[in-house]
RNA sequence: GCUCUCAUAGCAUAAUUGGAUAAUGCAUUUCGCUACGAACGAAAAGAGUGGGGGUUCGAGUCCCUCUGGGGGUA
Numbered sequence: 001g002c003u004c005u006c007a008u009a010g011c012a013u014a015a016u017u018g019g020a021u022a023a024u025g026c027a028u029u030u031c032g033c034u035a036c037g038a039a040c041g042a043a044a045a046g047a048g049u050g051g052g053g054g055u056u057c058g059a060g061u062c063c064c065u066c067u068g069g070g071g072g073u074a
Stems, first nucleotide, its partner, number of pairs: 001073007010026004019057001028044005050066005
């Protein structure tokens, strides 16, 4: 240089052919339990999906470009 792939909550992942309010676990906070903690039970908060643009009635999903990570090749 060329090529493939990934980027979604603090962390790890899901999201069906493009279609309802982006879901789950851990962590966090609050409450219960306890002498206090851990464990356990209940509840709550937290992301509009790496940046920009496009297609579409509708985009996490498709297209272009940029940024960053990983793989392949000379």
A computed fold for a 74-nucleotide RNA from a Minisyncoccota bacterium, annotated as transfer RNA.
Model confidence (mean pLDDT): 80 of 100.
Taxonomically the source falls in Minisyncoccota (Bacteria, Bacillati).